[in-house]
RNA sequence: UCCGCGGUAGCUCAAUGGUAGAGCAGAUCCCUGUUAAGGAUAAGGUUACAGGUUCGAGUCCUGUCCGCGGAG
Numbered sequence: 001u002c003c004g005c006g007g008u009a010g011c012u013c014a015a016u017g018g019u020a021g022a023g024c025a026g027a028u029c030c031c032u033g034u035u036a037a038g039g040a041u042a043a044g045g046u047u048a049c050a051g052g053u054u055c056g057a058g059u060c061c062u063g064u065c066c067g068c069g070g071a072g
Base pairs, nucleotide, nucleotide: 001071002070003069004068005067006066007065010024011023012022013021018055027041028040029039030038048064049063050062051061052060
């Protein structure tokens, strides 16, 4: 330099172009003599960044940045 894959909640990952979710972690409450385990509730998001297409973009297109792998 070129090619491929990836970037979404604190972590691990989902999400046919049509309201961004789950598990774990953390918070509050219940349960218990206490802890652990268990149960309930709520919170937590600039979907890496900037544009474009579209009535509508996490998803499609372009550029940039970062990570991993490969070629030279």